[in-house]
SAM-I/IV (S-adenosyl methionine) riboswitch aptamer from a Hyphomicrobiales bacterium, 101 nucleotides, folded computationally. The sequence was found by an Rfam model in a public genome assembly. The organism belongs to Hyphomicrobiales, within Bacteria. Rfam family: SAM-I/IV (S-adenosyl methionine) riboswitch aptamer. The family is grouped with related families in Rfam's "SAM clan".
RNA sequence: ACAAUGCAUCACGAGUAGGGCUGACGCCCUCGCCAACCUGCCAGCCGGGCAAGGUGGUUCCCGCAAGGGGAUGCGGCCAAAAGGCAACUAAACGGGUCGCA
Numbered sequence: 001a002c003a004a005u006g007c008a009u010c011a012c013g014a015g016u017a018g019g020g021c022u023g024a025c026g027c028c029c030u031c032g033c034c035a036a037c038c039u040g041c042c043a044g045c046c047g048g049g050c051a052a053g054g055u056g057g058u059u060c061c062c063g064c065a066a067g068g069g070g071a072u073g074c075g076g077c078c079a080a081a082a083g084g085c086a087a088c089u090a091a092a093c094g095g096g097u098c099g100c101a
Stems, first nucleotide, its partner, number of pairs: 006074005015031001017030005032058003037054003040050003044097003047093001060069003076085003
């Protein structure tokens, strides 16, 4: 840089909260919580960690099963472009590896 007719996940986690819309299903906003997909940080990379920025989720559906369906993520903002901007008071490793001395 490319990709999407692709890759990953759907668990053992987390709300009896407040408000708005709808005939209903359901959707949206705020706050809390959970997770760790992207960005960022912790040490260049891996592992592991943090949870600040962007999403998401807060208990998916059918099937005996194989599997199928559905959902979510694969940074954000400004700019016509060139380019620019923000990202914690957290964590800050007795691990592996690379380089240097």